[in-house]
Context: one part of a larger RNA
RNA sequence: GGAUGAACGCUGGCGGCGUGGAUAAGGCAUGCAAGUCGUACGGCCCGCAAGGGCAGUGGCGAACGAGGUAGUAAGACAUAGGUACACCCCCCGAAGUCAGGAAUAACUCAUCGAAAGAUGAGCUAAUACCUGAUAGUCUCUUCGGAGUAAAGAGCAAUCGCUUCGGGAGUGGCCUGUGCAGUAUCAGCUAGUUGGUAGGGUAAAAGCCUACCAAGGCUAUGACGCUUAGGGGAGGUGAGAGCCUGGCCCCCACCGAUGGUACUGAGACACGGACCAUACACCUACGGGUGGCUGCAGCCGAGAAUAUUCGACAAUGGGCGCAAGCCUGAUCGAGCGACGCCGCGUGAUUGACGAAGUCCUUAGGGACGUAAAGAUCUUUUAUGAGCUACUAAGUUAUUGAAGAGCUCAUGAAUAAGGGGUUGCUAAACUCGUGCCAGCAGCAGCGGUAAUACGAGUGCCCCAAGCGUUAUCC
Numbered sequence: 001g002g003a004u005g006a007a008c009g010c011u012g013g014c015g016g017c018g019u020g021g022a023u024a025a026g027g028c029a030u031g032c033a034a035g036u037c038g039u040a041c042g043g044c045c046c047g048c049a050a051g052g053g054c055a056g057u058g059g060c061g062a063a064c065g066a067g068g069u070a071g072u073a074a075g076a077c078a079u080a081g082g083u084a085c086a087c088c089c090c091c092c093g094a095a096g097u098c099a100g101g102a103a104u105a106a107c108u109c110a111u112c113g114a115a116a117g118a119u120g121a122g123c124u125a126a127u128a129c130c131u132g133a134u135a136g137u138c139u140c141u142u143c144g145g146a147g148u149a150a151a152g153a154g155c156a157a158u159c160g161c162u163u164c165g166g167g168a169g170u171g172g173c174c175u176g177u178g179c180a181g182u183a184u185c186a187g188c189u190a191g192u193u194g195g196u197a198g199g200g201u202a203a204a205a206g207c208c209u210a211c212c213a214a215g216g217c218u219a220u221g222a223c224g225c226u227u228a229g230g231g232g233a234g235g236u237g238a239g240a241g242c243c244u245g246g247c248c249c250c251c252a253c254c255g256a257u258g259g260u261a262c263u264g265a266g267a268c269a270c271g272g273a274c275c276a277u278a279c280a281c282c283u284a285c286g287g288g289u290g291g292c293u294g295c296a297g298c299c300g301a302g303a304a305u306a307u308u309c310g311a312c313a314a315u316g317g318g319c320g321c322a323a324g325c326c327u328g329a330u331c332g333a334g335c336g337a338c339g340c341c342g343c344g345u346g347a348u349u350g351a352c353g354a355a356g357u358c359c360u361u362a363g364g365g366a367c368g369u370a371a372a373g374a375u376c377u378u379u380u381a382u383g384a385g386c387u388a389c390u391a392a393g394u395u396a397u398u399g400a401a402g403a404g405c406u407c408a409u410g411a412a413u414a415a416g417g418g419g420u421u422g423c424u425a426a427a428c429u430c431g432u433g434c435c436a437g438c439a440g441c442a443g444c445g446g447u448a449a450u451a452c453g454a455g456u457g458c459c460c461c462a463a464g465c466g467u468u469a470u471c472c
Base pairs, nucleotide, nucleotide: 001472002471003470004469006468007467008466009465010464013343014342015341016340017339018338019336020335026299027298028297030296031295032294035060036059037058040057041056043054044053045052046051067254068253069252077178078177079176080175081174082173083172085171086170087169090167091166092165093164094163095162096161097160098132099131100130101129107122108121109120110119111118112117138147139146140145152159153158180226181225182224187217188216189215192214193213194212195211196210197209198208199207229251230250231249232248233244234243235242236241256277257276258275259274260273279290280289281288282287307333309332310331311330315329316327317326318325319324346376347375348374349373356367357366358365359364381409382408383407384406385405386404389402390401416461417460418459419458420457421442422441423440427456428455429454430453431452437444438443
């Protein structure tokens, strides 16, 4: 000198774009953050009807999006390769969509419970469930054969369902290389290393089990300990390098703590389930309920970090044939000079130069065209009005929020902070008297202090200026 997710002190007019819990992955009141489909299905309620509402069965979604960085030094990440694999939705191609059946929720009745909720009996539907048929480019095969499928809805257009093959992309798994400190950690390892057989998975594999062998790693640092999410990137620097990993993007991991599986194309699942633990809450004491590291918000700790806001108009996502519904994703607004950028706090004229203050060699000099005065402007501010655009969809409808335009008023609403001995731009006077104090370093102050305090001037930067912390 540059930089910062900064904080602190003094000061503070506006706008744009960014950015804002770095500490306690501490605890959380309240609201919202994942629903949707009546063109899958049967009911119940309101209604004359049209139509509407309500749960329930069923389908798809809830594995995305959003948050955090606790763990993890290698199942991570980056890069270059590999294959023994899978795939909902989407696209292309081929073929098919036949015949039956038994239940069950809702509902009704009854019962238990403070509640959460639960139980029994009876009734009913389906794109829910089951059986049969048929089938090959499907699977297995001893190549003879054996086995496996479907669902309907809609007035219609059409939307679906089943099987196989391909595509697109996504993912699983494996390998090489790179990847912090420490030797005051030197030896580590029994599923350990390999083989055979079996199991298991979508899939290779000690992934798991039995048996057999005795291997495997290590000063090119094993094992241990400490610290840490990784990368794209960011800061600085002429570069080499050094430091960092907040916002944004990619990947990984986590969801009170530990464990487990279920469903599913996909989870071992933040707003699903079960168990254990701690904590908190309700209770009729028998028993139940909960998980903000989602958006706001609260307490706590802290030097320190925001609104319990608006809208689905746009972009995107889920569901739906669609209309549409949902969306704290997102788009916007609010707060904070936290940062960067831009603008303003007026312009022109105005004296051999007012008053005032300071200095003085007492003549004069400085603040200083500065002020006053005169002429003007209106960025900004305040008030009023207007409509194009963000909008894309042939037409129609649809804007949360804001830029923009016009008029009026009137210099009106707007300047500070630090420094002034040298480094280092800028000095005089007074006060103080090794006191009070200053200070980044050298140092200054003990009666003439350009270094302390004040005044006046001057210098630097400017809606900021200084200080502290950290990095280069």
A computed fold for a 472-nucleotide part of an RNA from a Candidatus Tayloriibacteriota bacterium, annotated as small-subunit ribosomal RNA, 5' domain. It matches the Rfam family "Bacterial small subunit ribosomal RNA". It was read from a public genome assembly.